Annotation:
A computed fold for a 75-nucleotide RNA from a Deltaproteobacteria bacterium, annotated as transfer RNA. Lineage of the source: Bacteria > Pseudomonadati > Myxococcota > Myxococcia. The sequence was found in a public genome assembly.

[in-house]
RNA sequence: GGGCGGGUAGCUCAGCGGUAGAGCGCUAGCCUUACACGCUGGUGGCCGCAGGUUCGAAUCCUGUCCCGCCUACCA
Numbered sequence: 001g002g003g004c005g006g007g008u009a010g011c012u013c014a015g016c017g018g019u020a021g022a023g024c025g026c027u028a029g030c031c032u033u034a035c036a037c038g039c040u041g042g043u044g045g046c047c048g049c050a051g052g053u054u055c056g057a058a059u060c061c062u063g064u065c066c067c068g069c070c071u072a073c074c075a
Base pairs, nucleotide, nucleotide: 001071002070003069004068005067006066007065010024011023012022013021018055025043026042027041028040029039030038048064049063050062051061052060
């Protein structure tokens, strides 16, 4: 340099055109002598960034940044 995969909640990930979700976490109450577990409620996002297409974009297209893997060349 080229190719492939990935970037979505604090963490791990789903979602692939039509209102952004799960588990864990955090938090309030209940429960308990207390803690944990459990139950109920709450808390959560510029969907990496900038453009384009579309009635409508996390999703499709272009550019770009970052991470991982493979590969070529030089030395």